[in-house]
RNA sequence: AGAGUUUGAUCCUGGCUCAGAACGAACGCUGGCGGCAUGCUUUACACAUGCAAGUCGAACGAAGUUAUGCAGCUUGCUGUAUAACUUAGUGGCAUACGGGUGAGUAACACGUGGGAAUUUACCUAAUGGUACGGAAUAACUGUUGGAAACGGCAGCUAAUACCGUAUAGUAUCUGAGGAUUAAAGAUUUAUCGCCAUUAGAUAAGCCCGCGUAAGAUUAGCUUGUUGGUAGGGUAAUGGCCUACCAAGGCUACGAUCUUUAGCUGGCCUGAGAGGGUGAUCAGCCACACUGGGACUGAGACACGGCCCAGACUCCUACGGGAGGCAGCAGUGGGGAAUAUUGGACAAUGGGCGAAAGCCUGAUCCAGCAAUGCCGCGUGAGUGAAGAAGGCCUUAGGGUUGUAAAGCUCUUUUAGUAGGGAAGAAAUUGACGGUACCUACAGAAAAAGCACCGGCUAACUUCGUGCCAGCAGCCGCGGUAAUACGAAGGGUGCUAGCGUUGUUCGGAAUUACUGGGCGUAAAGGGCGCGUAGGCGGCUCUUUAAGUUGGAAGUGAAAUCCCAUGGCUUAACCAUGGAAUUGCUUUCAAGACUGGAGAGCUAGAGUAUGGUAGAGGGUAGUGGAAUUCCUGGUGUAGAGGUGAAAUUCGUAGAUAUCAGGAGGAACACCGGUGGCGAAGGCGGCUACCUGGGCCAUUACUGACGCUGAGGCGCGAAAGCGUGGGGAGCAAACAGGAUUAGAUACCCUGGUAGUCCACGCUGUAAACGUUGGGCGCUAGGUGUGGGGGACCUCUCCGGUUCUCUGUGCCGCAGCUAACGCAUUAAGCGCCCCGCCUGGGGAGUACGGCCGCAAGGCUAAAACUCAAAGGAAUUGACGGGGGCCCGCACAAGCGGCGGAGCAUGCGGAUUAAUUCGAUGCAACGCGAAGAACCUUACCUGGGUUUGACAUCACCGCAAAACUUCCAGAGAUGGGAGGUCCUUCGGGGGCGGUGACAGGUGGUGCAUGGCUGUCGUCAGCUCGUGUCGUGAGAUGUUGGGUUAAGUCCCGCAACGAGCGCAACCCUCGUUCGAUGUUGCCAGCGGGUUAUGCCGGGGACUCAUCGAAGACUGCCGGGGUCAACUCGGAGGAAGGUGGGGAUGACGUCAAGUCAUCAUGCCCCUUAUGUCCAGGGCUUCACGCAUGCUACAAUGGCCGGUACAAUGGGCUGCGAUACCGCAAGGUGGAGUGAAUCCCAAAAAGCCGGUCUCAGUUCGGAUCGGGGUCUGCAACUCGACCCCGUGAAGUCGGAGUCGCUAGUAAUCGCAGAUCAGCAACGCUGCGGUGAAUACGUUCCCGGGCCUUGUACACACCGCCCGUCACGUCACGAAAGUCGGCAACACCCGAAGCCGGCGGCCCAACCCUUGUGGAGGGAGCCGUCGAAGGUGGGGCUGGCGAUUGGGACGAAGUCGUAACAAGGUA
Repeated sequence: AGAGUUUGAUCCUGGCUCAGAACGAACGCUGGCGGCAUGCUUUACACAUGCAAGUCGAACGAAGUUAUGCAGCUUGCUGUAUAACUUAGUGGCAUACGGGUGAGUAACACGUGGGAAUUUACCUAAUGGUACGGAAUAACUGUUGGAAACGGCAGCUAAUACCGUAUAGUAUCUGAGGAUUAAAGAUUUAUCGCCAUUAGAUAAGCCCGCGUAAGAUUAGCUUGUUGGUAGGGUAAUGGCCUACCAAGGCUACGAUCUUUAGCUGGCCUGAGAGGGUGAUCAGCCACACUGGGACUGAGACACGGCCCAGACUCCUACGGGAGGCAGCAGUGGGGAAUAUUGGACAAUGGGCGAAAGCCUGAUCCAGCAAUGCCGCGUGAGUGAAGAAGGCCUUAGGGUUGUAAAGCUCUUUUAGUAGGGAAGAAAUUGACGGUACCUACAGAAAAAGCACCGGCUAACUUCGUGCCAGCAGCCGCGGUAAUACGAAGGGUGCUAGCGUUGUUCGGAAUUACUGGGCGUAAAGGGCGCGUAGGCGGCUCUUUAAGUUGGAAGUGAAAUCCCAUGGCUUAACCAUGGAAUUGCUUUCAAGACUGGAGAGCUAGAGUAUGGUAGAGGGUAGUGGAAUUCCUGGUGUAGAGGUGAAAUUCGUAGAUAUCAGGAGGAACACCGGUGGCGAAGGCGGCUACCUGGGCCAUUACUGACGCUGAGGCGCGAAAGCGUGGGGAGCAAACAGGAUUAGAUACCCUGGUAGUCCACGCUGUAAACGUUGGGCGCUAGGUGUGGGGGACCUCUCCGGUUCUCUGUGCCGCAGCUAACGCAUUAAGCGCCCCGCCUGGGGAGUACGGCCGCAAGGCUAAAACUCAAAGGAAUUGACGGGGGCCCGCACAAGCGGCGGAGCAUGCGGAUUAAUUCGAUGCAACGCGAAGAACCUUACCUGGGUUUGACAUCACCGCAAAACUUCCAGAGAUGGGAGGUCCUUCGGGGGCGGUGACAGGUGGUGCAUGGCUGUCGUCAGCUCGUGUCGUGAGAUGUUGGGUUAAGUCCCGCAACGAGCGCAACCCUCGUUCGAUGUUGCCAGCGGGUUAUGCCGGGGACUCAUCGAAGACUGCCGGGGUCAACUCGGAGGAAGGUGGGGAUGACGUCAAGUCAUCAUGCCCCUUAUGUCCAGGGCUUCACGCAUGCUACAAUGGCCGGUACAAUGGGCUGCGAUACCGCAAGGUGGAGUGAAUCCCAAAAAGCCGGUCUCAGUUCGGAUCGGGGUCUGCAACUCGACCCCGUGAAGUCGGAGUCGCUAGUAAUCGCAGAUCAGCAACGCUGCGGUGAAUACGUUCCCGGGCCUUGUACACACCGCCCGUCACGUCACGAAAGUCGGCAACACCCGAAGCCGGCGGCCCAACCCUUGUGGAGGGAGCCGUCGAAGGUGGGGCUGGCGAUUGGGACGAAGUCGUAACAAGGUA
């Protein structure tokens, strides 16, 4: 310090997630030792038991025990004295500390800094005093009540308990004269006490400034309230309380209300600023079962005190009593979760005491817990045969791994034994026989957890098969999972390791440091203006802000630094630094602020001009639509893509004239004008706002912005009253459509118009708040002014101010873009944003007549949503271009019959594959058996086939017989070669074979297709943040990314073209089996023969064609058009040749191959059957429907091919298929072989025919083991459909279509009418590119990228979840009114009671008290409201869910933008 995740990729915005640190933690697995810390975060829930606050006999009386003495005597009892000890009670001090908890509290509670009107026991210092008296009472004794707790009555007694008098100061009060107020002794020679006062210290109370949560969907709160006067009260100020008077006080700088919360030093995190937190330790506060109250006291409204009320628990004799662990242990409960009913007062500290001492669950220790931090160990060295075992493997090896074993050592810790502290100042040690030291034995007793797809260090195998499971995010798993589970290996940390939770960080993701708002979330619709914020120049002053110095404070601990102590560290100690703050003071005077004085540049006023659809009111004009009246006139009009509804013979439409009425203002008209925005358009008049220019006169900062507030505010809508021509929601009808509640048409009401009032919203948009200043230009246009030129007009040039546009530099921006009219550079003020959805919704509040508006959440859910740009793809977007793509033609298909293939159905099986183009006469260039993979049945198991090892045998082959459908089984005959090593063969056993079983979505190879379309890329450079672009675009041209020109590109590659084959011309060479012109011979005839190379032909080679030449066009180009010559002319025709890629295209059944599966079977052998079925549908063909024809006879002309298990001539037989026979021929020689259409002649005459040949009957031929299922052909007979084919659709542009035959492969034969080739005859048409289809280039839009067979919206149905409403119902909280009114303080009365002191001597008074009454007053009750929560039949929308239903709204012009 960053990383992952939106996309095909990119940049940005933006959320989600991760890596770090931390914890009073918990959970899972594991666990050796020690030190130091820490340990109920939940029920402030309830508590058994024990302990946690006592002490003092040197304050007091009394009692008891013991010892000693004395006395009396009953000689073991009583009395007494002394000493020691113990004790209940009176009294004093303490119990207000220490310890616990965090419920309450948003407050002077806390923090910090100040202040004045106070108190302070014990302590310190000081001054003075301590005199004289008095009356009681507990204990105790007696008696008595009660179960108990606890009392009642009578009597006795002491004090440092209580009371009086005296004294009196630097005390208090005061009218300054005066008045008032104290004490206590103990003990026995020295102290401790006591009283008054002063001062201090300590502690506490009170007041104030500032700081310290959230919510405005809480906006007003307050009556002792705010202040005053007087009084009361308090230690003390004060409405603290009371009476009276006044009407104040708080609040947008957030009062009041609601919710939450102890505050701080600190702790965690962070670079810091901040954010979170408030355990342990320390300071403060609050509380002590809940609520209220006071008493005592120096101090409490009191944790282990009291009274009352309430809830709960316990005891009870039912009458009444007792209690308060949020002290230490401990128990139950709650909970994910938190310890011992331990030891000691040895230390530190506290209380009491003169002290000894006692008490002390404070404290010090120990116990439990890996809860945390820190330290140590679980051994060290050597050791390669790289052992065994495990795992992987390409089978070689690799790895675990020097790891182990083995050898040589050591002994920390733990163990055993011995010694043994410091902590203690003179004793006293719980810890503790602890720390520590020494000795001994022996590697001995001591390693786990998580992870290994990316982020993130670390990889393989097996199992599983969208299952089981994982997951922090992205995401893994559907048969080859580094992501699940296991194993091996590895990585990380280590007595721990992971998980979960929480906090900060990363997150600049609330942005003070340090963000934004044109399009990503975000500028208020616009103005006026209040508070507030900000504010021109100069001078003087002040010193609030600001800056500097000093002082006080900022507790200690913590953090940091240094040093030191425990063996080290954690931990601890000492010192320093720091504590960024607050207060006081001194100084400075720049800047901001305050005060004062001035100035004119901001702002405004004045004067003179000027443009304008700026606003309001009234009037007025013409054109047009519609309607009415009349005339002319006749059958249609209107409307549409096409129609219909509609109007019209009752006279429409059309046309002419007149009239009525309402609304809007053509042309001018313009990125022209005006206005703050909304908005404003005929003309005239009146009223009225603002702007701009010029002049310089005046005022003198008067300014800018603007939370709330007020006003304006399109359209639609609402209310009342008018008006209503046209248009037109709703509605009706007609069309369209699958439907059409739409688009189109015919009608048509609100409304649109006017007046008055309401509504207050818009894509109210420049999606850009307002103001001021600064920062290159160029070019239009509106308004004004100046200067110059022009004699003037008209005008021109230039400068300037102010509007409004375009282009463009710097700069900015994610990019697009903005760019003096900023989105640039700065300042000021306001508004707004913080992931998407839920939702601008619910609830609440305000506004509105309503519709609705403003304000505005949460639960839940997703990992994205989004902006700009890029490359593609797509568009019922555009432009250019091409193609038998259309058009123009010719011939077909679709109808019939048959053939073949496919689907479907059937079947035991009808084997499998191929499925739009690009499956369907396809794999199959040939299924009767075989093929054959399928079915049935019968056999077989190292196998039908291959290799190896071991063992065995002498057989196997072959011949033959028997059983059987055959495979097979049984019998007989029969036996190999050898260099003796063996080879060959057979049988058995084991490895293994075998599989047309699966996966073409694991693959190779091959192939199809776009497409023989013209494209597809690279290097370097340049541009861009980048994906990418450029090049490859543009202008021409081409069949072509073909070429030329231009150009930030220059080059190159794969494609195109050419090179290759073939056909077409010529030449040369050669001349058999080919040829025969000339010469010769021969034949009825034939290159038949001698010969020949002229010709054809064959083979080889060469030439030829290149836009080369001429002319026109064209950019002096490429090229194109025309022409010449030429066999051929602009790639001459044809073929081979198929770029980068697309379709998970096809093929595991050609072959190869990974993995999976079968192994007496999914292998293999055999027989028979099936692949040939048949209601039907489709595809591809053949034959036809006839006269351009059929039939008969005659006759002519090819080329490619094939041939020895072959082709097979002449000849003979048969009507024929064919048979007999065998010449010739391994073929330019012989054969297949007849070419057919054609031509000549004849016949038929338009009909289901002399067309057509299906089907069926009969008879044959051939092949073959075998033609039944299931072959082909021949002959005779039979003679079906069919008379040119609906919608639709296919091929073809020249030697092509059409038509005619021939050959071949496969093959015994053949279902071939198929396929592949060959030649013969041989057309028509193309104006042209609007349209259909496909393609190429450029451009445009996009919400698509699995790429339009895309994406995607809403209702409905089902399930789940959270939320809202809801008749109601059940709670909670706070307040109010009234009632009741405990305890208690205060006040009054005080008939009853009373020892001290006073007056008086009485049954007295004064004074005090019980008691009663009153104010206040907790809990409780009643009541109506407020706020809030739970449940709730039903209901509403929302979110999510697997492949549901209906449509197709949006994205392209998304088919109506």